[in-house]
RNA sequence: UAAGUUUGAUCCUGGCUCAGAUUGAACGCUGGCGGCAUGCCUAACACAUGCAAGUCGAACGCGAAAGUCAGCACUUCGGUGUGAGUAGAGCGGCGGACGGGUGAGUAACGCGUAGGAAUUUGCCCAGUAGAGGGGGACAACAUGUGGAAACGCAUGCUAAUACCGCAUACGCCCUAUGGGGGAAAGCAGGGGAGCUUCGGACCUUGCGCUAUUGGAGGGAUGAGCCUACGUCCGAUUAGCUUGUUGGUGGGGUAAAGGCCUACCAAGGCGACGAUCGGUAGCUGGUCUGAGAGGAUGAUCAGCCACACUGGGACUGAGACACGGCCCAGACUCCUACGGGAGGCAGCAGUGGGGAAUAUUGGACAAUGGGGGCAACCCUGAUCCAGCGAUGCCGCGUGUGUGAAGAAGGCCUGCGGGUUGUAAAGCCCUUUCAGUGGGGAAGAAAAGCAGCGGAUGAAUAAUCGGCUGUCUUGACGUUACCCACAGAAGAAGCACCGGCUAACUCCGUGCCAGCAGCCGCGGUAAUACGGAGGGUGCGAGCGUUAAUCGGAAUUACUGGGCGUAAAGCGCGCGUAGGCGGUUCGGUCAGUCGGAUGUGAAAGCCCCGGGCUCAACCUGGGAAUUGCAUUCGAUACUGCCGGGCUAGAGUAUGGUAGAGGGUAGUGGAAUUCCCGAUGUAGCGGUGAAAUGCGUAGAUAUCUUGAGGAACACCGGUGGCGAAAGCGGCACUCUGGCGCAAGACUGACGCUGAGGCUCGAAAGCGUGGGGAGCGAACGGGAUUAGAUACCCCGGUAGUCCACGCCGUAAACGUUGUGCACUAGGUGUAGGGGGUAUCGACCCCCCCUGUGCCGCAGCUAACGCAUUAAGUGCACCGCCUGGGGAGUACGGUCGCAAGACUGAAACUCAAAGGAAUUGACGGGGGCCCGCACAAGCGGUGGAGCAUGUGGUUUAAUUCGAGGCAACGCGAAGAACCUUACCCAGACUUGACAUCCCAGGACCGCUAUGGAAACAUAGUUUUCCCUUCGGGGACCAGGAGACAGGUGUUGCAUGGCUGUCGUCAGCUCGUGUCGUGAGAUGUUGGGUUAAGUCCCGCAACGAGCGCAACCCCUGUCCUUAGUUACCAGCACGUUAUGGUGGGCACUCUAAGGAGACUGCCGGUGAUAAGCCGGAGGAAGGUGGGGACGACGUCAAGUCAUCAUGGCCCUUACGUCUGGGGCUACACACGUGCUACAAUGGCCGGUACAAUGAGCCGCAAUACCGCGAGGUGGAGCCAAUCUCAAAAAGCCGGUCUCAGUUCGGAUUGGAGUCUGCAACUCGACUCCAUGAAGUUGGAAUCGCUAGUAAUCGCGUAUCAGCUACGACGCGGUGAAUACGUUCCCGGGCCUUGUACACACCGCCCGUCACAUGACCCGAGUCGGGUGCACCCGAAGUCACUGGCCCAACCCUCUGGGAGGGAGGUGCCUAAGGUGUGCUUGGUAAGGGGGAUGAAGUCGUAACAAGGUA
Repeated sequence: UAAGUUUGAUCCUGGCUCAGAUUGAACGCUGGCGGCAUGCCUAACACAUGCAAGUCGAACGCGAAAGUCAGCACUUCGGUGUGAGUAGAGCGGCGGACGGGUGAGUAACGCGUAGGAAUUUGCCCAGUAGAGGGGGACAACAUGUGGAAACGCAUGCUAAUACCGCAUACGCCCUAUGGGGGAAAGCAGGGGAGCUUCGGACCUUGCGCUAUUGGAGGGAUGAGCCUACGUCCGAUUAGCUUGUUGGUGGGGUAAAGGCCUACCAAGGCGACGAUCGGUAGCUGGUCUGAGAGGAUGAUCAGCCACACUGGGACUGAGACACGGCCCAGACUCCUACGGGAGGCAGCAGUGGGGAAUAUUGGACAAUGGGGGCAACCCUGAUCCAGCGAUGCCGCGUGUGUGAAGAAGGCCUGCGGGUUGUAAAGCCCUUUCAGUGGGGAAGAAAAGCAGCGGAUGAAUAAUCGGCUGUCUUGACGUUACCCACAGAAGAAGCACCGGCUAACUCCGUGCCAGCAGCCGCGGUAAUACGGAGGGUGCGAGCGUUAAUCGGAAUUACUGGGCGUAAAGCGCGCGUAGGCGGUUCGGUCAGUCGGAUGUGAAAGCCCCGGGCUCAACCUGGGAAUUGCAUUCGAUACUGCCGGGCUAGAGUAUGGUAGAGGGUAGUGGAAUUCCCGAUGUAGCGGUGAAAUGCGUAGAUAUCUUGAGGAACACCGGUGGCGAAAGCGGCACUCUGGCGCAAGACUGACGCUGAGGCUCGAAAGCGUGGGGAGCGAACGGGAUUAGAUACCCCGGUAGUCCACGCCGUAAACGUUGUGCACUAGGUGUAGGGGGUAUCGACCCCCCCUGUGCCGCAGCUAACGCAUUAAGUGCACCGCCUGGGGAGUACGGUCGCAAGACUGAAACUCAAAGGAAUUGACGGGGGCCCGCACAAGCGGUGGAGCAUGUGGUUUAAUUCGAGGCAACGCGAAGAACCUUACCCAGACUUGACAUCCCAGGACCGCUAUGGAAACAUAGUUUUCCCUUCGGGGACCAGGAGACAGGUGUUGCAUGGCUGUCGUCAGCUCGUGUCGUGAGAUGUUGGGUUAAGUCCCGCAACGAGCGCAACCCCUGUCCUUAGUUACCAGCACGUUAUGGUGGGCACUCUAAGGAGACUGCCGGUGAUAAGCCGGAGGAAGGUGGGGACGACGUCAAGUCAUCAUGGCCCUUACGUCUGGGGCUACACACGUGCUACAAUGGCCGGUACAAUGAGCCGCAAUACCGCGAGGUGGAGCCAAUCUCAAAAAGCCGGUCUCAGUUCGGAUUGGAGUCUGCAACUCGACUCCAUGAAGUUGGAAUCGCUAGUAAUCGCGUAUCAGCUACGACGCGGUGAAUACGUUCCCGGGCCUUGUACACACCGCCCGUCACAUGACCCGAGUCGGGUGCACCCGAAGUCACUGGCCCAACCCUCUGGGAGGGAGGUGCCUAAGGUGUGCUUGGUAAGGGGGAUGAAGUCGUAACAAGGUA
């Protein structure tokens, strides 16, 4: 670490998804308290209002209304004057370059790490030296004046720590080393002596000021600059660069430098990715992760950049300056229209944008900053408070007890279970919140007083120390503590099919909906919605978004490339990478030590502080890095010297379709000439087109021309691959072998690059026999733009030039080394042997097969590795979109190379397994075919079904395996359907109450059910209490349902199939699914048996055991039987008798391949034979393995759920199920002479019978009737068997065949034959003359044919079904074919399993993309125009206080103005690039049931 998801299952590959952690979050539901954090991620969009940077009177000149009062003066005691001091601008100084914000830009010395030298640094620290003496202005102010305003203008006055000279110069700067140059400012406090204009000077202290720190180096801090390394993506961005790279001179800067300029040179950068494009502030860190990494850069901290946009400089120590200036632009505001003003990316706040982010709060009390001597002022920095569950942490919402296991809810198998000690009740507690009271710390200073110290001349002043004193809190109703009251104020959210902890009911019915993935929902949903219950977390819980993880799914740690994605088609070779052996050197890599650095915070460890924790805080560790330095020297590198094992050269002989050029040969095809010859040839599955009487095909002799080289020929040879095949010459490359001379690492690989590179194709010119895309024709077909046939053009061939791709495959990159063997074959060599050649043995090289270890997901590979290692290159990262689009390069073109995205799916794949399937193979069965016999399909009728009809035609069954089936009996009943009339605890069951025997009979109404009235009668048991059965009445629980679901079920059944199969245990093999056994060789009806075998056994099936039948025996003989004996009859086992026989029904025997021969393997078995009634299962039956078909049945029965309950229940009458244009199935009867009819005559078996079968007899033509002997049946009856046999007749005809239909008359059953029974008689006499395509049954006592019986049943539609016997055939060569099945094997993209899967066009819908006449924007290059502000340069005209002079002027110097260079914005032109949009065009994707075909998967029907 571990999960889900591809499959029927398996292993692998591979993507998708989940569980975790996290967040500046948002949204939904909910919400008690506190602490600590945190809060515009979007519009660097626009901003109202307020605040965010001032301060110093101890630098300076002014200075107001009112008010105040240390002092002084005056006072009319009211006050006044002066002075002090507060406001306010101004001059001046310091600070506005910090602090605060933001992340637009920036891919850069911007940042990070480590270094560096050519710099600067206000205030601060330290050192040295100084601070002397002068001058001229300008603000403020005043006056005048312009303007709406902003703001000026002119004149005049004035101070300074403002400004300018002079002096001085240790040190400083410049220098030609002679020299030259340059400063300053004061203010305040205090003060003794001396001085004084009485202001002070002066001294001192403090602050301030000036110069400077020198040997190329004061400190500290800050800043600037340079270098090395690191720092995102894109090559569909490959070349970039002219101040560019370097030098010299000059300029410029604080400083090095093309930083700038002139000249010179022509460099510089780049596949170690320049340039260009896109994106982005960087880091400490943060999140995640085992780590390595990946992602990120909020808050805090460091750096950078920016401040409306662009440009620019000024001031300054520091800026090119967020709250400064100038210009340009956009925008907003004011305006008197002339002009002006502004910049929240400071804190609040507003609008806008957005899913989304707070108060226009308090205070300078603390920390820090600016100014100031200080007091102090300022400070939206900061500290606090407010808002938000945004996050983290802590606390609470009570604790104990409490079983009648309350009520209620939910479930229920109705018993109960669960919610659940949960609640209530009782006892207790009071955190937090509430009320009241108390109450820290954050505060130390400064100030004042005293004491002593430093400085100093000083007891001043100043500084610091100690003591005392006094004062300062925004937060704040603070934290914290105490008291009071009362369980009192405080629980939700998500989930419960699997992953993933948690299950039931109801509702819904592929609807509504859910869903992170797989997937749920079509009437029993643990998956939707609700409820009960449960699980998880808890003031939160879920969802969404995002990151890392899991994902070894970019693999450094830590992956792969034969078939899953992936080896470039092959080679040569550049850069690069890697490199044999030995010695020496070096020390770059490498290793070790030390030093510096690696900011703080954070993380980690140990402590400490908030009651704990979060949080804060002290110390440590760590910071894996970089740099410097010292060392080590094995290995690698580098340098030098050797070696020969790698590599190469030379020598010798060998093999070869290796390559190129020019020749040459024969066979064959075709064509032409000639000859012979005659009607066809050719072609195919079969044909036709085609050729041929103008003479083909065939045959023969010459000739022409092109292309290819039979046999040899071989998993043989050669080549880098592509590829190479007649023969000989010639030119030429390479391999291998032998011996071991020479060189001395010269090697391997190879990004780019270059060469070669099948076929097809292209260009130019030849050539063209055969073959042959396109095309034409003929067939095939539903079609046939194909497969087949007849023709046939490009092309195929040659020369030259392109193309540069292939399943260019061993789907396996190249090189080297190592790691068992066996066996072929090709080349070379050696050994043995021989006269010699073979044979045999060994070595090297190539090429095959088998195989061990090892590897592999498996298949397989296995010294020719896919094993074990090394070196280098190429390539892969889910499927589709797509090798497509766009861009680029190449090409004449075709096109090639490079090569995406949107969108879409949850898979796509590899190997192997079990099945199933195949118009795959092998073997074998079956009335499967064939061989036969008889049928069906045609007719009429019967019957079932469909359809139609109907009020209803009840329902079910639907290929085989529904259809004479459920139904072995529909006129009523049945009956479930329809119409009508009734009933509502019910026709039926149980319980309760009260009553009574019940039943029955009669009358009336009615179609009946039923209603009303009357009548008859008074049950059984008893312990006398009562109980039981039955009937009618009443109330409610309930009954009832042929209503629904056979796809919720049980049971039963059909079917494959009486086919020979289906499995298990243990073992073994395999990672596994699975295999083995069960396969194989034989054999059988059989997985039957034998043999063999990593299997050995076993079970369910097969067979046998059971029943019937066939032979015999034993036993037993009545009702059966009758041989012999007897009696009797017209006759008959009728009788006596008998048990022999037949038979009956019990038991046994018999048959087992047992015997013989042959065959086979000596087996199993098979063939033949004997015997036997029967012979190889004797015949028949019952018996149906694991399973399949969601097969059939809820209408046999049973049953869950649902539905109906004055009706979907129940009763009754009538009707219907019987309808009838039609279609199908199953049958019957026929079509006739092997027959019909008439007469005579013979022989069965199974069965049934008391609500029954019924004899003899009589009546009727008959159905039948009358009658009733016998029989509960081996006794009697049904009962006549029929075909058959004998005789007669009919004579081939719609008949003496056939009997439908119809008319009439009857019989029987029954309450009742109208709808709608059967039968009889008379009459009638239809179709039909053997049945198209097609199709069924049967292998022996079978088919065919003949009758008989039975169940159901009142009767019957029975011609059906189930049985019984009689008569009694034909044929089987055989397994090619059809159908079904079994076993083995093979292929598979099928597994719902071929009725499978699946492809493309077209049509419709949806969304994304490409092209696109154009059109609208953004960015950018180049060229040119114009050119603000501004620096710099120039400036002869104009102006000017300080200094100089020879002074109404001049000079030095300066200013304005002007000019020039540069340049923002703007403009023009022309390119490039990117985005939006667009008529139209294009392909691609997706979408339960659209159209056309059938391409692929099986030999997929043309591999």
A computed fold for a 1503-nucleotide RNA from an uncultured prokaryote, annotated as small-subunit ribosomal RNA. Its mean pLDDT, the model's own confidence on a scale to 100, is 84.